[in-house]
RNA sequence: GGAGUGGAACGGGUGGUCGCUGGCCGAAGGUAUGAUGCGGCUGGAGGAAAGUCCGGGCUCCACAGGGCAGAACGCCGGGUAACGCCCGGCGGGGGUAACCCCAGGGAAAGUGCCACAGAAAGCAAACCGCCGGACAGGACCUUGUGUCCUCCGGCAAGGGUGAAAGGGUGCGGUAAGAGCGCACCGCGCUUCCCGGUAACGGGAGCGGCAUGGUAAACCCCGUUCGGAGCAAGACCAAAUAGGGGGACGUUCAGGGCGGCCCGUCCAGUCCCCGGGUAGGUUGCUUGAGGUGGUCGGUAACGACCAUCCCAGAUGAAUGGCCACCUCCCGCCCAUCCUGGAACGAUGGACGGGUACAGAACCCGGCUUACAGUUCCACUCCGGUU
Numbered sequence: 001g002g003a004g005u006g007g008a009a010c011g012g013g014u015g016g017u018c019g020c021u022g023g024c025c026g027a028a029g030g031u032a033u034g035a036u037g038c039g040g041c042u043g044g045a046g047g048a049a050a051g052u053c054c055g056g057g058c059u060c061c062a063c064a065g066g067g068c069a070g071a072a073c074g075c076c077g078g079g080u081a082a083c084g085c086c087c088g089g090c091g092g093g094g095g096u097a098a099c100c101c102c103a104g105g106g107a108a109a110g111u112g113c114c115a116c117a118g119a120a121a122g123c124a125a126a127c128c129g130c131c132g133g134a135c136a137g138g139a140c141c142u143u144g145u146g147u148c149c150u151c152c153g154g155c156a157a158g159g160g161u162g163a164a165a166g167g168g169u170g171c172g173g174u175a176a177g178a179g180c181g182c183a184c185c186g187c188g189c190u191u192c193c194c195g196g197u198a199a200c201g202g203g204a205g206c207g208g209c210a211u212g213g214u215a216a217a218c219c220c221c222g223u224u225c226g227g228a229g230c231a232a233g234a235c236c237a238a239a240u241a242g243g244g245g246g247a248c249g250u251u252c253a254g255g256g257c258g259g260c261c262c263g264u265c266c267a268g269u270c271c272c273c274g275g276g277u278a279g280g281u282u283g284c285u286u287g288a289g290g291u292g293g294u295c296g297g298u299a300a301c302g303a304c305c306a307u308c309c310c311a312g313a314u315g316a317a318u319g320g321c322c323a324c325c326u327c328c329c330g331c332c333c334a335u336c337c338u339g340g341a342a343c344g345a346u347g348g349a350c351g352g353g354u355a356c357a358g359a360a361c362c363c364g365g366c367u368u369a370c371a372g373u374u375c376c377a378c379u380c381c382g383g384u385u
Base pairs, nucleotide, nucleotide: 001381002380003379004378005377006376007375008374009373010372012325013324014323015322016321017320018319020044021043022042023041024040025039026038046356050367051366053365054364055363056362057361058229059228060227061226065262066261067260068259070225071224072223073222074221075089076088077087078086079085090104091102092101093100094099105220106219110218111217112214113213114212127159128158129155130154131153132152133151136150137149138148139147140146167185168184169183170182171181172180187207188206189205191204192203193202194201195200233282234281235280236279243273244272245271246270247269248268254266255265256264289308290307291306292305293304294303295302296301327353328352329351330350332348333347334346335345336344
């Protein structure tokens, strides 16, 4: 200097002017110690507020019990209120590496699938081939059982097809071969030793010389799981017709808000006609809270101390305008670097632009979107000293 990997932060600033809203205070007015307006001080959208995908806090369903179905997760250990999240490790894969990825239990419980090609893709099989045969047949000629063909028997080592062909390499053996035998590798083993909390790793021994792949296919195994949701719910005010009719029921039907069954509770449950209200207050922001420090831990995170209060709207506030500055892009000029340029750096002028995007009960995650700027650590390549 170049190429890359992992992580973090910002994502506009200043001034003026006009305006909105929460809290506190004050004066005037008023009288019901109200409301409205005025003045002062002070606070006022995000890293994702998005998706509504997980997990909870909180509220309600008389209790939320047992089972089936269904759903989710799936190596080991730790964190957390909890999780399908996070951290660390193990195993497998990719990359020269830093690092990245994995829907990571079971294929010997069963079923299904593996297109095309190929002889053959689950219990085997022979397309091209290799070897042997008998005097079984035929042809040729160099008359040797020489070559070729048919037939019979043996083989799966060589070649082909394919993503994958029933372990790999080598030696021996054989008529030719084959784990047929042997060595090493690989694979398996309720075997033993060592290390580790464990997943697992290393070593020794034995074995058969072999039982393909696929479970984000069905399935099997283990663990977890009531439902609905702030439009939940609570209170106040006002108004009407606390209305009329029918069916079923009081043990069983019915209702008790994910589906089904059991259990349990209720005397009511369901349908039709007609009428009134839909306004206000609360829930509603002090929290599994933020920030700083110390200690423990590889880390996620936890403990202690100190300090701070940091939106609460309700047809929905947090904004509009002006000026200057910062940042980005384009273009021009000057200077530096150079033999001369280009690139680059600095300064100035002009023009244009400035990402994704807006709380609505709250919190912990995941996923998705994002113009541009800055910082930290690490890996590889080249050059110089």

A computed fold for a 385-nucleotide RNA from Magnetococcales bacterium DCbin4, annotated as Bacterial RNase P class A. The model forms 93% of the base pairs in the Rfam consensus. Its mean pLDDT, the model's own confidence on a scale to 100, is 76. Its Rfam family is "Bacterial RNase P class A". Rfam classes the family as a ribozyme. Lineage of the source: Bacteria > Pseudomonadati > Pseudomonadota > Magnetococcia > Magnetococcales.